Model confidence (mean pLDDT): 75 of 100.
Predicted 3D model of a 349-nucleotide RNA (Bacterial RNase P class A).
The sequence was found by an Rfam model in a public genome assembly.
Its Rfam family is "Bacterial RNase P class A". The family's RNA type in Rfam is ribozyme.
Of the family's consensus pairs, 97% are formed in the model.
This record gives sequence, structure tokens and C1' cells, in this order.
RNA sequence: UUAGAUUACCAGCUAAUCGCUAGUACUUUUAUAGAACUAGAGGAAAGUCCGGGCAGCAUAGGGAGUGACAGUCGCUAACAGCGACCGGGGGUAACCCUAGGGAAAGUGCCACAGAAACGAAACAGCCUACCUCGGUGGGCUACGAUGAAACGAGCGGUGUAAGAGACCGCAGUCUCUCCUGGUGACACGAGAGAGAGGUAAACCCUGUCUGCUGCAAGGAGUGGGCUAUCAGCGUCCCCGCGACGCCCACGUUUAACCCCGCUUGAGCCCAUUGGCAACGAUAGGCCUAGAUAGAUGAUUAGCGCCCUUUUUAAGGAGCACAGAACCCGGCUUACGGUAGUCUAGCAAU
Repeated sequence: UUAGAUUACCAGCUAAUCGCUAGUACUUUUAUAGAACUAGAGGAAAGUCCGGGCAGCAUAGGGAGUGACAGUCGCUAACAGCGACCGGGGGUAACCCUAGGGAAAGUGCCACAGAAACGAAACAGCCUACCUCGGUGGGCUACGAUGAAACGAGCGGUGUAAGAGACCGCAGUCUCUCCUGGUGACACGAGAGAGAGGUAAACCCUGUCUGCUGCAAGGAGUGGGCUAUCAGCGUCCCCGCGACGCCCACGUUUAACCCCGCUUGAGCCCAUUGGCAACGAUAGGCCUAGAUAGAUGAUUAGCGCCCUUUUUAAGGAGCACAGAACCCGGCUUACGGUAGUCUAGCAAU
């Protein structure tokens, strides 16, 4: 310097003026008021894809079904998430990717091409017998052609009319057993056995988990009487509940996204500490939006960055993606910039 890999951080700043939402205490004319002070969007607030809290349905119980997931060990409230490792794959490398149980239980499927797509068979070919000499019968599947994949173990040899794991040697694959190491997936080594196409993001089998609905959840009474044992209780069955239906009396409120839920929470910051890490423990400090048709803005000045030009300067309606709506942990997607570390190539000293 070029090309890449990876990690961390920031998300324009300051001041003045005018506004908006909420809270606190104050004033008064007690209100839909005034003025003061304080606080006021994000790394993704987004998609709503997973998981949990919370709420209602029986303080949701058993079975079936459905659905999800799938190497090992950990982390966590939980997860389909995260960390480390194992196996596999990509890259010269830094490093990255991986839905990674079972095809040796059964069923299904394998387009086109091709003779044939798992049942076996034989287009071309090799060998052989016969004859009318280019055909027929028989043996074979190594070589050719098609295809993503060709009957499923490579090379050499034996063997044969020609051939073939038909047999032998070596190498390799898979399964099982044993030794050693490891918590484990597994790895190194030894021995025995086997010949099995692919596909499970096809049905299915194995194992684990799994009730439904989502803050537009949900919250509006008390007492008495009657009826049903059916129905109802958000897939079905079992179990359980016994008015949740109707009537009467009393009470509350005018009803509208008004109030509660609503923001103190698996919360944030900092330090020490355990752990490779995810994450945990201890101590201290902090309170940090809560709107409801939806506030969080606008203008001016200065500075920062970027762009352009006529470059100690001037100019720009320049400054990405985007905007809370019950909360939290993840994932995915969108997007501007800065810095560090590492890898490979080239050049110079």
C1' cells in the first nucleotide's frame, strides 16, 4: 500500500428563544387554570419469529392427539437462544459455515435422459454354438453411452471360452468388542464381523418438551329464590366444578380507550472476585419516558464530520437506518461512522 478476517465503541455536540408530555411542591378566580423546577426514544424502539413473566379460562389435574426440537458438556427464569468442545465442510491464511438421532423396522418417491432408477434386466460391447452371413440362441457385466445418482469396496493378481469379491494380497469403509486418554461427544491403537444406492426441511420410528388465549389480556357488586344434571367450562376422552341460566330486592356508575393494570424491573452503573467462556457471587451507588390518536419538536448562532469549489477561505434548505405503546431475554432484518488486532500479496528501508 492492496485485498480480506474479526472485535469494540459512537449514533452529531453546546447555548439561547418559542412550544409539547409527565411528575413535584406553590398560587389563585379551585380549574380542561397560572407560573417555577425536574425528567422526556433505540441499537435496532422495526419484523412479531422463538422463550419467559404477568392476566383470564377449574389457584389447568391424567391420558390421547397436535406441534416443536435433535452431537456433547455447560449457562439461564426459559428457549428453537448463548458459550466451550467433538464430528463434518469451505478458505493459501486470519477465520467462517453446519436442522449434526434412525435409511441395518416398515411404506413411499427417485423428474428428464437412459436398456435399466432398486424389482431386476441387458442398448452398445466381450465370449461361444448354429445357419440362409447378418441374424438367432446361450454365457458375461469388466470396458462404453445416459444421468444428480447405475446395482454399489479401490489397486494388483489368480481364474475363465469371455468375465465377475468368484477367490487371494494390500489399502480403505461400516458395525461390534477391548485397551489407553477424556465428565462427555469422541480420539489413538488392537481384534472380530459385514457388503448395505439415495431421500426422514417424505410418511414413519426413537427420545425430550408441549393446555388455550394475549395488556384491544384482565378489573363493575351483595343477598335471596327457581329450574336443569342436559348443556357449559375455547381439540377429544376421563376426572373435577355445580349455576356461569332465569327471577326478585338493595347498592354503584353513566360509559369514554375515563380510571386501574402502567412501569422498581430475571432493572441500570461501578468495583472486587469465581469461571477459557456464556454466566455467577459479593459490596457500594442510582431511579432513568409512560403518551391514548398518541408528547419527545422548531428556529438562530457556534463547533465537529461529510461533499463541492476558485483550498489559512467560501458555499451546502448536507449528517445513515429509523420513532416507545404491558415488561424482559434472544433471533432476524435495515443502516452511517470511528478505532484496535490479525491474515495474505506487493513495494521500499